[in-house]
RNA sequence: CGCUCAUCGAGAGCGGUGGAGGGAUGGGCCCUGUGAAACCGCGGCAACCGGCGUACCGAGGCGCAGCCCAGGAUCGUGACAGGUGCCAACUCCCACGGAGGAGACUCCGAGAGAUGAGUC
Numbered sequence: 001c002g003c004u005c006a007u008c009g010a011g012a013g014c015g016g017u018g019g020a021g022g023g024a025u026g027g028g029c030c031c032u033g034u035g036a037a038a039c040c041g042c043g044g045c046a047a048c049c050g051g052c053g054u055a056c057c058g059a060g061g062c063g064c065a066g067c068c069c070a071g072g073a074u075c076g077u078g079a080c081a082g083g084u085g086c087c088a089a090c091u092c093c094c095a096c097g098g099a100g101g102a103g104a105c106u107c108c109g110a111g112a113g114a115u116g117a118g119u120c
C1' cells in the first nucleotide's frame, strides 16, 4: 500500500515555539492575527486491542444443597490507561441510489473518509 471485519449523533485542555492557514477531495458552510498548520511540555477523553476483577458455563477436588479450581464462551459487566487513537461543529453538510413531499426539505441504503483489529 492492498484486502477483510467492526465502529463513527457522546466525550476530551492549558502553556511554549511558530506565523497563515485549516476543516480528506469538489461544492457549501465554518474555524483562524482574540493566532491556522506543524513541533514541544504537561493534561484529558475512552472507540478498538490488552491484561485484571466479577457475572455465566464447567473437567476435577473437598469437610459436598456449598466451597476451591484447570479451562471455556460471550453483543454480559466494572474499573485500568499498557498498545494505538482522539481532544470545534452528526464523519460539519452534500456528492450515488431509493422512498416521502407542491416545495423547502426529511428519512433509508450505499459510496468515499477516519480509527482499530486481523491478514497479505
Base pairs, nucleotide, nucleotide: 002119003118004117005116006115007114008113013042014041015040016039017038021031022030023029025095026094027093028092043087044086045085047084048083049082050080052078053077054076056072057071058069060068061067062066091112096109097108098107099106100105

Predicted 3D model of a 120-nucleotide RNA (SAM riboswitch aptamer (S box leader)) from an uncultured Actinomycetes bacterium. Its mean pLDDT, the model's own confidence on a scale to 100, is 80. The sequence was found by an Rfam model in a public genome assembly.